[in-house]
RNA sequence: AAUUUUUUGAGAAUUUGAUCCUGGUUCAGGAUGAACGCUAGCGGCGUGCCUUAGGCAUGCAAAUCGAGCGGACUGAGACCGCAAGGUCGAAGUCAGCGGUGGACGGGUGAGUAAUACAUAGGAACGUACCCUUUUGUAGGGAAUACCCCCGCGAAAGCGGGGCUAAUACCCUAUAAGCUCGCAAGAGGAAAGCACUUAACUGUGCGCAGAAGGAGCGGCCUAUGUCCUAUCAGCUAGUUGGUGGGGUAAUGGCCUACCAAGGCGACGACGGGUAGGGGGUGUGAGAGCAUGACCCCCCACAAUGGGACUGAGACACGGCCCUUACACCUACGGGUGGCAGCAACUAGGAAUCGUCGGCAAUGGGGGAAACCCUGACCGCGCGACGCCGCGUGGAGGAUGACGGCCCUCGGGUUGUAAACUCCUUUUGAUUGGAAAGAAGUCCGGCUUUGCCGGAUUGACGGUACCAAUAGAAUAAGCCGCUACUAACUACGUGCCAGAAGUCUCGGUAAUACGUAGGCGGCAAGCGUUAUCCGGAUUCAUUGGGCGUAAAGAGACGUGUAGGUGGUUUAUCGCAUCUUGCUUUAAAUCCUCCGACUUAAUCGGAGAACUGGGUAAGAGAUGGGUAGACUAGAACUCUUUUGGGGCAACUGGAACUUCAGGUGGAGCAGUGAAAUGCGUUGAUAUCUGAGGGAACACCAAUGGCGAAGGCAGGUUGCUAAGAAGCAGUUGACACUGAGACUCGAAAGCUAGGGGAGCGAAGCAGAUUAGAGACCUGCGUAGUCCUAGCCGUAAACGCAUGGGUGCUAGAUUUCCCCGAUUUAUCGGAGGAGUCGUAAGCUAACGCGUUAAGCACCCCGCCUGGGGAGUACGGCCGCAAGGCUAAAACUCAAAGGAAUUGACGGGGACCCGCACAAGCAGUGGAGCGUGUGGUUUAAUUCGAUUCAAAGCGUAAAACCUCACCAGGGCUCGACAUGUAGCUGCAAGCGCACGGAAACGUGUGACCUUCGAGGGUGCUACAAAGCUGCUGCAUGGCUGUCUUCAGCUCGUUCCGUGAGGAGUACCCUUAAGUGGGUUAACGAGCGCAACCCCCACCUUUUGUUAAAUCUUCAAAAGGGACUGCUCUGAUUAAAUCAGAGAGGAAGGCGGGGAUGACGUCAAGUCAGCACGGUGCUUAUGUCCUGGGCAACACACACCCUACAAUGGCGAAAAACAGCGAGCCGCAACCCGGUAACGGGAAGCAAAUCUCGGAAAUUUCGCCUCAGUUCAGAUUGAGGGCUGAAACUCGCCCUCAUGAAGUCGGAAUUGCUAGUAAUGGCCAAUCAGCAGGUGGCCGUGAAUUCGUUCUCGGGUCUUGUACACACCGCCCGUCAAGGCAGCAAAGUCGGCAACGGCCCAAACCCCGAUUUAAUCAGGGCGAAGCCGAGGUCGGCGAUGAAGCUUAAGUCGUAACAAGGUAUCCUUAGCCGAAGCUGAGGAUGGAUCACCUCCUUU
Repeated sequence: AAUUUUUUGAGAAUUUGAUCCUGGUUCAGGAUGAACGCUAGCGGCGUGCCUUAGGCAUGCAAAUCGAGCGGACUGAGACCGCAAGGUCGAAGUCAGCGGUGGACGGGUGAGUAAUACAUAGGAACGUACCCUUUUGUAGGGAAUACCCCCGCGAAAGCGGGGCUAAUACCCUAUAAGCUCGCAAGAGGAAAGCACUUAACUGUGCGCAGAAGGAGCGGCCUAUGUCCUAUCAGCUAGUUGGUGGGGUAAUGGCCUACCAAGGCGACGACGGGUAGGGGGUGUGAGAGCAUGACCCCCCACAAUGGGACUGAGACACGGCCCUUACACCUACGGGUGGCAGCAACUAGGAAUCGUCGGCAAUGGGGGAAACCCUGACCGCGCGACGCCGCGUGGAGGAUGACGGCCCUCGGGUUGUAAACUCCUUUUGAUUGGAAAGAAGUCCGGCUUUGCCGGAUUGACGGUACCAAUAGAAUAAGCCGCUACUAACUACGUGCCAGAAGUCUCGGUAAUACGUAGGCGGCAAGCGUUAUCCGGAUUCAUUGGGCGUAAAGAGACGUGUAGGUGGUUUAUCGCAUCUUGCUUUAAAUCCUCCGACUUAAUCGGAGAACUGGGUAAGAGAUGGGUAGACUAGAACUCUUUUGGGGCAACUGGAACUUCAGGUGGAGCAGUGAAAUGCGUUGAUAUCUGAGGGAACACCAAUGGCGAAGGCAGGUUGCUAAGAAGCAGUUGACACUGAGACUCGAAAGCUAGGGGAGCGAAGCAGAUUAGAGACCUGCGUAGUCCUAGCCGUAAACGCAUGGGUGCUAGAUUUCCCCGAUUUAUCGGAGGAGUCGUAAGCUAACGCGUUAAGCACCCCGCCUGGGGAGUACGGCCGCAAGGCUAAAACUCAAAGGAAUUGACGGGGACCCGCACAAGCAGUGGAGCGUGUGGUUUAAUUCGAUUCAAAGCGUAAAACCUCACCAGGGCUCGACAUGUAGCUGCAAGCGCACGGAAACGUGUGACCUUCGAGGGUGCUACAAAGCUGCUGCAUGGCUGUCUUCAGCUCGUUCCGUGAGGAGUACCCUUAAGUGGGUUAACGAGCGCAACCCCCACCUUUUGUUAAAUCUUCAAAAGGGACUGCUCUGAUUAAAUCAGAGAGGAAGGCGGGGAUGACGUCAAGUCAGCACGGUGCUUAUGUCCUGGGCAACACACACCCUACAAUGGCGAAAAACAGCGAGCCGCAACCCGGUAACGGGAAGCAAAUCUCGGAAAUUUCGCCUCAGUUCAGAUUGAGGGCUGAAACUCGCCCUCAUGAAGUCGGAAUUGCUAGUAAUGGCCAAUCAGCAGGUGGCCGUGAAUUCGUUCUCGGGUCUUGUACACACCGCCCGUCAAGGCAGCAAAGUCGGCAACGGCCCAAACCCCGAUUUAAUCAGGGCGAAGCCGAGGUCGGCGAUGAAGCUUAAGUCGUAACAAGGUAUCCUUAGCCGAAGCUGAGGAUGGAUCACCUCCUUU
């Protein structure tokens, strides 16, 4: 659009831990007169200096006519002549005079924002050639070029004299429907030539006058046509009139005079940019961008100016002058204009041949032939674009070789190749071969024509057709993290590099480079640049403004403008309908057709959404005329209030002054000090002075437009509301500019000055303290007059007006009713909200941010910046208006989950508190750091490393160091070859040993084989690296009570509910309630040990019952009773019964989801990587044991609750033992040694536990404490005890007299204290793991410290407060601003001078010419304007690596923050005055809801 039917719109990445929104950036598409990189087979059709409107060598691009004219030259031939020679002469060539054409065609886009263009109209005009009609074409004349002679000049060229012609020029005649004029009348042209005829003539082409036409051109009007207001006023021929001039024609086009107009916010004037249109690109469209090629118009022709000729020009290949440039020159003077076609040069990222032809189309001339035509037709060059074709087709698996990958099995490249059969586009060779041709000429004829003949092709021997041989001659480019189709390996190691955006790269890179593979397009493919789209991201279609950017401080008054109530008539401007006309052609679209197809081209149609015009309609809007009262305004009455201004006045408080009393302090703070006070403060009383502000009432209340307004009284003044009547009759709403008002601070002048109080001075605090706190204190705060004009000027960031859309409730004023307390109505001011609706959410919700309409203002990513420059205002401070370069990929809003807070609430834990014992001090031991060293191997480093890995470093271990050896190796497997002279074993020698050399013996079935050794290979080995590539294991939060899921519900979503609330618990343990109902991992329980009992069994016990051991069971569950609390329940507290045990009985094992890139490659395993005569392996020796020191954890002590001695007395448990435990006997002071029974263990042994008890001594001291250190002598293990073991005996006898700041463990069989056993182990225990003995104290309680859990709140944090983040300073870089000055461009102005030309006037009879004047380009002088370049320096901004100083902001950010303003300060900033909440927390008040 519309009945069918047709046409038609795609998103993604990126802010966050995640979400929704706002918002920018980027990408995917199409296009190009393109350029660059890599590559390249062919053809067709198009297209090709976008830059310097820079300069141009050379050639060509506009000529033609002898049928306009006179000549010159050549001259077939003819004639005359004896000859010399002369005459005629078809035809041709040439310059000149003359005619027509050079105003077209071709180029370019400099200028031009309107003398242009586009569209639609108009009247006052011109017109050569062409067409039509009509008339005429008569008679004369004077010159001149050419030519001849003379002269000047280098040349270009010129002068003088003489001759001559015309379709050149002049005169006369004639003439109209011509011109002038009212008329009379006057004026008023021409040219011939060719052919033909015997001739008259005829024909054709011309010439002249008039009229008309067509086409073309000139002029006028309306509308449309870029950016800028940081350009707001412009204009003197300016606007109009009259007279005159001028033109083809209108007109200030020009001139004289007169008037004072004209334009402008609907943007004049100025500045910048630009040829305009048809169209083109894109887009769903509306639009946006653009104006190459083709077509139309305009403008220009080296610069500027000027006219001449002509029908037409102020003229691209004409003239004159000027300027610049270039060339020639004899230096006197001349010549030139490629933005025509080619070419050259310069510039540039970049744009072609010094080609052929007039065969076609078109143009000029000519009667014609013909001539001219770089217009044009063609060819050439360039993948520059569009289109078409090809690089082969079919078959072909052992899925070949090679490449790449690999889990080593294979996969992939891949039917791809090879191979077989076939075809021949293209290319090569050969042969044939066009269309494009219409005309023209000649002849004839029945002559506006017909017939016949001849002839015309640049392209081109081209397109095209045919034949021959032969897969033959022909594939690249980009990409492969996501967006976006397509993945692996190697190399590299935040390097090299990539990147359109987010980003990738720091040793396993699908993101870099290469390779293989794959994807896309294809003779192209990518990149760059630009335009449209996506972008609804300037929004008419089609956006917004509470918090994201955005409502001006008030709209109080109000202009222009926009919009506008009810009704009647009329007009017909807008609007609508129909017709006509125009919208050039080309292009676009549809259909048909021609090239083999397509691109391309032709034909037809549609369309060109627009304009004009005629007729009609009369709804709606509008105009005109009239009416109305619902909007609005006014009058009257009543009423309200901190509305405004002025005058007068009051009390309390404060302070000062005077006096009295009084006597040591006062004041101030977290604590202090400065300060005041014995010269009498503070306190108190009396009196006086002064200034400012107004308690209670008082309220979330009232008034005002906002700012704002408060003691009382009076005066003046403004406003609102209600009422009933009356009046006007749309007078209304909004409101760009404009005017006015406008807190605080600040300014000027004059007053005033009590309190407070910027600055300032002191005192504190502090690392510092230019601050917070304290004491003083100046401006100021107050008044009068005048400026300033800004605030978080806000309603929890909300312009004004009108109407509509559930409620509840408070309050104020008025009116009415009435029971005097309520009800009803209207209005004002609030509050709540689960109506609907809206919103990104928060929230708003009759006071809208809902649903609509009207008007105004404002926004378009963050920063730079509300800044610079300019303008306006201001005394100043400053205000208003208001950019750009550059830089970033975000900035931002709301809400969510966490984490955090020097926010809040609740709860728990040996967390604190209450206690006990310690550590930190000493000596020693062990570990660590550091240092040292050849090496002191390595790892662990807050809790959660440090008696840890190590449940045992003399060698070994061993990884470290020095030295000496070995190289298929100390060790495993396989393959091939060799091996009886081997290897192994014994011995000897060298050596520190490993090892090397030599030698001897020996198996056998004497083949093979096994085994061994050698050689070579695959491989072996590594405590080398990476725990930030990993597995496994472990630590920690934490034995904390949490962490989740399914379904469902809420939310756009992230998410939430469940899991919140109340009570309770050790516990997300349980109960109640509830949009949740259930479930899982955790908790608890199930498992083990201990305490009680039963049963069975057992032997090592003397042994019945017992003890012990093993096994199976029982038993405890708040189960029972009572009281109290809550009472609904769960549960808690207490008491009791029973019981071995009572409220989880004690202990252990058990460790949710996850966190810390936590720990471990050195326990093991394992990816990658490194070494391979060494980083492997063997050996000897050394080291891990060092020693100024620091730390951690033990041990032993410092003594009398003790030490020593003696002997007497007593009581365990867990365990271990044959390479062993060892009774017992003997020796030794002892460690131990020599013998040796028993025992693989309820039997034997370790093994006689100690603290304890009894007695004695010691008597408070460095001791009879303590035992380090050292000396001497022994013992044990072991090849080996020096570095470097343990034990015994004797001797020695250090520090230490209870430990600073700080800090650890523990709540009961616990702490403390005492000993015993075991693992490791040849030997070595102050460590570790266990065992039993003795055996306490304290817990008021949760304010505080630490850690944890739940809820809530704020947040700019999310690597999560060890967070984030601000400013100065220092350094590097970048762009911009100001700046003394300097250099340049542009436009116009005033003056001087003035070229050519034109005009005026004069001279000469005319003309040429000359004198004078006017105008006049360029030039010079002058004053400014405007735009730009450079610029010492200055100030500010952005950015950059881990710089310096502080800590301003985000949590109550540690002084809540922010806004305006003023002062101050290294810096963030601080302080004063006023304001905001976009402040946490606590309390109170008020309101609402529920009971």
Model confidence (mean pLDDT): 82 of 100. This is a predicted structure of a 1491-nucleotide RNA (small-subunit ribosomal RNA) from a bacterium.